[in-house]
RNA sequence: UUAUGAAAAAGCCAAACCAGUUGAGAGGCUGGGGCGGAAAGCCGUGGGUCCUAAAAAAAGGAUAGCCGGGUUGCCUUA
Numbered sequence: 001u002u003a004u005g006a007a008a009a010a011g012c013c014a015a016a017c018c019a020g021u022u023g024a025g026a027g028g029c030u031g032g033g034g035c036g037g038a039a040a041g042c043c044g045u046g047g048g049u050c051c052u053a054a055a056a057a058a059a060g061g062a063u064a065g066c067c068g069g070g071u072u073g074c075c076u077u078a
Base pairs, nucleotide, nucleotide: 002078003077005075012037013036017032018031019030020029021028022027035065041071042070043069045068046067047066048063049062050061051060
C1' cells in the first nucleotide's frame, strides 16, 4: 500500500422499549436500555421510503441502523 473480517484484544456506536424535551408532522436531542453493527464515523450526492401545518402538484423537510456513491479511520490476518 492492497485485500480480508475466521479467531482474538483494546476501545467505539446503540434497535425496540421507557422517561424528559423539541417539532405541524415524519422525526431530532438528552438520560436509561441493548437488538444488533467492522465503518451502525462523516457527507442528503443517486435511488427508495416516510412527512407535509396548507386539496393535489410544485417547493420544502426526515431517514446515513433501506441500498448505492464519495471521504476519513481502529484492530486483526494475508
Predicted 3D model of a 78-nucleotide RNA (c-di-GMP-I riboswitch aptamer) from a Deltaproteobacteria bacterium. Its mean pLDDT, the model's own confidence on a scale to 100, is 82. The sequence was found by an Rfam model in a public genome assembly. Of the family's consensus pairs, 90% are formed in the model.